[in-house]
RNA sequence: AGAGUUUGAUCCUGGCUCAGAUUGAACGCUGGCGGCGUGCCUUACACAUGCAAGUCGAACGGGUUUUGGGGCUUGCUCCAAAACUAGUGGCGAACGGGUGAGUAAUACAUCGGAACGUGCCUUUUAGUGGGGGAUAACGCAUCGAAAGAUGUGCUAAUACCGCAUAUUCUGUACGCAGGAAAGUCGGAACUCGCAAGAAUCUGACGCUAGAAGAGCGGCCGAUGUCGGAUUAGCUAGUUGGUGAGGUAAAGGCUCACCAAGGCUACGAUCCGUAGCAGGUCUGUGAGGAUGGUCUGCCACACUGGAACUGAGACACGGUCCAGACUCCUACGGGAGGCAGCAGUGGGGAAUUUUGGACAAUGGGCGAAAGCCUGAUCCAGCCACGCCGCGUGUCUGAUGAAGGCCUUAGGGUUGUAAAGGACUUUUAUCUGGAAGGAAAUAUGCUGUGCUAAUACCACAGUAGGCUGACAGUACCAGAUGAAUAAGCACCGGCUAACUACGUGCCAGCAGCCGCGGUAAUACGUAGGGUGCGAGCGUUAAUCGGAAUGACUGGGCGUAAAGCGUCCGCAGGUGGUUUAUUAAGCUAGAUGUGAAAGCCCCGGGCUUAACCUGGGAACUGCAUUUAGAACUAAUAGACUAGAGUGUAGCAGAGGGGGGUGGAAUUCCGCGUGUAGCAGUGGAAUGCGUAGAUAUGCGGAGGAACACCGAUGGCGAAGGCAGCCCCCUGGGUUAACACUGACACUCAUGGACGAAAGCGUGGGGAGCAAACAGGAUUAGAUACCCUGGUAGUCCACGCCCUAAACGAUGUCUACUAGUUGUUGGAGAGGGAGACCUCUUUGGUGACGUAGCUAACGCGUGAAGUAGACCGCCUGGGGAGUACGGUCGCAAGACUAAAACUCAAAGGAAUUGACGGGGGCCCGCACAAGCGGUGGAUUAUGUGGAUUAAUUCGAUGCAACGCGAAAAACCUUACCUACCCUUGACAUGUCAGGAAUCUGCUUGAAAGAGUGGAGUGCCCGAAAGGGAAUCUGAACACAGGUGCUGCAUGGCUGUCGUCAGCUCGUGUCGUGAGAUGUUGGGUUAAGUCCCGCAACGAGCGCAACCCUUACUAAUAGUUGCUACGAAAGAGCACUCUAUUGGGACUGCCGGUGAUAAACCGGAGGAAGGUGGGGAUGACGUCAAGUCCUCAUGGCCCUUAUGGGUAGGGCUUCACACGUAAUACAAUGGCCGGUACAGAGGGUCGCCAAACCGCGAGGUGGAGCUAAUCUCAUAAAGCCGGUCGUAGUCCGGAUUGCAGUCUGCAACUCGACUGCAUGAAGUCGGAAUCGCUAGUAAUCGCGGAUCAGCAUGUCGCGGUGAAUACGUUCCCGGGCCUUGUACACACCGCCCGUCACACCAUGGAAGUGGGGGAUACCAGAAGUGGGUAGUCGAACCGCAAGGAUGACGCUCACCACGGUAUGUUUCAUGACUGGGGUGAAGUCGAACAAGGUA
Repeated sequence: AGAGUUUGAUCCUGGCUCAGAUUGAACGCUGGCGGCGUGCCUUACACAUGCAAGUCGAACGGGUUUUGGGGCUUGCUCCAAAACUAGUGGCGAACGGGUGAGUAAUACAUCGGAACGUGCCUUUUAGUGGGGGAUAACGCAUCGAAAGAUGUGCUAAUACCGCAUAUUCUGUACGCAGGAAAGUCGGAACUCGCAAGAAUCUGACGCUAGAAGAGCGGCCGAUGUCGGAUUAGCUAGUUGGUGAGGUAAAGGCUCACCAAGGCUACGAUCCGUAGCAGGUCUGUGAGGAUGGUCUGCCACACUGGAACUGAGACACGGUCCAGACUCCUACGGGAGGCAGCAGUGGGGAAUUUUGGACAAUGGGCGAAAGCCUGAUCCAGCCACGCCGCGUGUCUGAUGAAGGCCUUAGGGUUGUAAAGGACUUUUAUCUGGAAGGAAAUAUGCUGUGCUAAUACCACAGUAGGCUGACAGUACCAGAUGAAUAAGCACCGGCUAACUACGUGCCAGCAGCCGCGGUAAUACGUAGGGUGCGAGCGUUAAUCGGAAUGACUGGGCGUAAAGCGUCCGCAGGUGGUUUAUUAAGCUAGAUGUGAAAGCCCCGGGCUUAACCUGGGAACUGCAUUUAGAACUAAUAGACUAGAGUGUAGCAGAGGGGGGUGGAAUUCCGCGUGUAGCAGUGGAAUGCGUAGAUAUGCGGAGGAACACCGAUGGCGAAGGCAGCCCCCUGGGUUAACACUGACACUCAUGGACGAAAGCGUGGGGAGCAAACAGGAUUAGAUACCCUGGUAGUCCACGCCCUAAACGAUGUCUACUAGUUGUUGGAGAGGGAGACCUCUUUGGUGACGUAGCUAACGCGUGAAGUAGACCGCCUGGGGAGUACGGUCGCAAGACUAAAACUCAAAGGAAUUGACGGGGGCCCGCACAAGCGGUGGAUUAUGUGGAUUAAUUCGAUGCAACGCGAAAAACCUUACCUACCCUUGACAUGUCAGGAAUCUGCUUGAAAGAGUGGAGUGCCCGAAAGGGAAUCUGAACACAGGUGCUGCAUGGCUGUCGUCAGCUCGUGUCGUGAGAUGUUGGGUUAAGUCCCGCAACGAGCGCAACCCUUACUAAUAGUUGCUACGAAAGAGCACUCUAUUGGGACUGCCGGUGAUAAACCGGAGGAAGGUGGGGAUGACGUCAAGUCCUCAUGGCCCUUAUGGGUAGGGCUUCACACGUAAUACAAUGGCCGGUACAGAGGGUCGCCAAACCGCGAGGUGGAGCUAAUCUCAUAAAGCCGGUCGUAGUCCGGAUUGCAGUCUGCAACUCGACUGCAUGAAGUCGGAAUCGCUAGUAAUCGCGGAUCAGCAUGUCGCGGUGAAUACGUUCCCGGGCCUUGUACACACCGCCCGUCACACCAUGGAAGUGGGGGAUACCAGAAGUGGGUAGUCGAACCGCAAGGAUGACGCUCACCACGGUAUGUUUCAUGACUGGGGUGAAGUCGAACAAGGUA
């Protein structure tokens, strides 16, 4: 730091997803040790049990126990001491500990402030005198189950109450008045006392009243602190004043009266959510998220309310009341509050021991010892986190075995293991062993106090005690590699690949996406990668995300400029002078707690961790200085803005009047059969007289020509002409005002069309509606009618693709050229022209900008000011709520859910019922066919034991098959074989080979006979070749996959195309070249051109044919009479050449390429034909030609044999043959080819047979012989338009030939039979010249079998105006929402299933509000009643007080009303998703843009 994902590819926009870090985590698998930390995030749910706050006898009186002593009535009493102790009293219990429910400000953070309090502590001043009355404990009695209570009697105090005193304190009318206290303990020379002891003195600790301080606490202010405006108004003690009360204290804190204020768009009120901060996580930062552990503050303590005590509470382990819940009960009544530490239940994905100790630190009490302390320190549990260590080290190649893969060779696991040598951290055992402990106490010394050496305090010193953890850390020794490795991943992102299994199944998946028989994506294994006592997953936060943009984004077309203007608040604002100092800048001071982060050190063996110091805490406040800029105040200026004067242009607006053309209607006339309408028709109108035409009239609406990317207006919008009223703009020159300006949330005004209301009007047009057509349908497009409406007045509505899809204002930044206004200058006789300047409105274009398209002084450029708006697609501009509206509806405006895209611009293709140009037997013009018949053949279908398999639009169907009776043959049935019919290797035997017999359908099975060879060797023996047998490796497969493949082939198409290098253009895909103008059969050639060249194609080179020359001539040919012979002129054969190139002439064309015409020539413009098939397309065809990966079969899916089948047959299709006849059939005669084949062959003559054929055997290995008579044709005859003398199917009989064998199932012959068919519907095929048509001949295959196929020649036409249309193709261009590419894509209704959601008669909860009722406890006020120790008073009585009663406030509760929110609800609305269905729509002119 980025990456994946929209596309065929590209650039952009934009979302989704990933890689990182983190956590109080949980879950899965796994788990050796140690250190340091953390550990109910959920039910502020309920809690059994134990513990968590006591202490002081040096405040007090008792009591108990023990010890000692005394008295003695030996078990009682008294005294003393020690210990313990319920009670009175003091201090503490308001700290410490827990939790985060509430709280959006009575809170917190930061910085300030004034009107306060303060126990213990420190300093200091003064005092501590003298009295009194009670009461608990306790005794007695009573009630109660208990908790507890009552009566009566005794008693003490540092408990309580007066009196005195009062530096000071409080009050004050300044005279004065009021107001305290307590003692306890230690010591002792002196005094008193018999003693105990007391007084006095002294010391300590206390006590009282003050004054200060520290620390702590209370209060006030400023600033900051979440979301919602679908919460816009809130407020009655409310805001202020005066007075009073109240408080520790200011204050409506409370009350009385007075005034009517106070808060709010800088967000009040209301709703939701939430403890706040230091910090923590993340991030480069700015930010974002968060507030667990630690620290500070706040709030709370079962829920709600209340006060008491006290220095401090409205009190977690206190009180009272109400409520809910739990427990005890003798049913009368009582008790309780773990959000303390453990622990239990419950909830939950989830969070520990009912542990030890006060040894340390700290707290409470105490003079102290000490006691208490679930604070704390420790231990226990959990890999929950961070950190450290280990699970060995070295050596070891036969690269072991095993596993896995394999091209079978090997590779890999892998120095890994084994083996050898060594070490011992850790674990285990044994032994040793720190530090955490220093004090208080006690002794001594010194100082102070003091009369004092006592006591006490302080300082120093000596010295003893004290350890939960724990015999722990640590150290040493012993043993022995011994005790110790997993998890995730391996398609891309993202490091890491193979095999098997599975077969859109099972499954995976963070995104893209894998899986349909060769899955690196599923599962397993081997291997690898990453991390490692952990590893993954899930959840969550930040990051990446510049995807809310302050740093740091955008708005023409991607989401996004309000329809337009005016304008308050707000924001911003020209030149200049002076002052101020709010902003701003700099310095200083205070503060910014500690911890944390960062830096430098130190301590644990290291680290985590702990610790010392520093820096930082970017902040706030105070203060000093500065005065440029902003601001403020005062003044000045004129360049912004405005006003005046003089002109100008204009469909600017409102009102009134008026004009002609046209449509329609009415009246009258002329006139007759149609008119109108359409693609074509019909409905409609018309003989009751239409249309047409003439005249007259009525009425409404709109204003032709001018008229124009002309004008005006803010936009919407505005058009005949005239008049009235009126707004704005602009030009020129001067004068004036003096910043008066720009923008503008809320607000206001205007705002096309349609629509609504009331009243008019209504010619034409025309939703709805009706009819006619079209159509599969046609609720449409087309036609005929036609009502609202369109028009006017008034009032609403307030929306448009209200668009320049571009907010307003200002400044700056090349030009060129139109047009429309104004002004000036020059020229011209004038029309007018030229130049300058200014305001609008167009076209092009530089720089620049932009994703591109494009914009470009009228910016989308460069900047400034202000406003509005956007943040993935869908759901949805929808629901709910609110506001507006008569309604229609408008404005404002979500969520659940769902997808991984949606989108913009441009590119290349493909496509279009888009356009242009061009070609082709493509159409047209012709000739002949197919489709009808019969037969042949192939296919489908059906049938079958099998009817083997493949080919299926063109481009399958007389195709593979250039020959299915057996064989072929792959299929079926039956019978057989199992190393096999065939190949290689091993072993044993035999040479090979030939030939009988039995059985069998044959294959085969069984059984005989003959026979031994070649090479080496003396022989034994061995070898080659071959056969038989055996066992195993293996053979074999026309079994599957042509969608795993090679090769070959078809097709577009013999169409003219397809590309590359370099350069250039473009961000890029790509473009250019290859487009354009001509031309061609051709991307053929020429010219032009940011292209220049090149390649594969085209053409040419090759074969053949047409002419000719030379050479050669046998089997060919023949001028020699025939033969022989001779010859090679001719025919012919063969080889090598020539010839044709737009070369020549004329014209056209750009003087080019080329085209047209002509000459010559055998041939003329690629002469005819063939071979030759670019890049590619169709997952085209073929695994059954062959080859081949993988899979499958292996006594069978292999091999052999016989028989059958491939030859079936209601039917359908293709391709052919033959016909339907007279251009013909039949009979007779007669003429002329070419190209081929032939020795297991072609077969002559001759003879036999009606014939197929037979006999025969000459010739021929072929220019020699032969197949082999060519047939149409020609000549003559006959038939006479008929199902025929046409046609020949079918069938019968008799034959021939091939062949082991013609039954299934061959061909041919003769005789007989004589079917359909009389030229073929819709539709459709071939052919442009030696072609079509027609006629015969030959070859391959082959024993035999040809209407097929491949060739050959004979006879030999017609037509082409032309490119509108059909089909196919090429080039250019255009549109596109297509790219599997139109056989494409895709929207909505309906029908079905599921999901979330709105409405809904209602129903059930919760919150808060208002009014009223009610009113516990408590406090305050009042007080008739009752009681009443201290003080006053001689007394009566009084003051104060308690109880009671009562008033006020008030919690719970109740009633009623309206409000808000959640859940639910028959039914219902739309939305989303889904396999397939129905109908139509959009994308091309999408077939009605």
Molecule: small-subunit ribosomal RNA
Organism: metagenome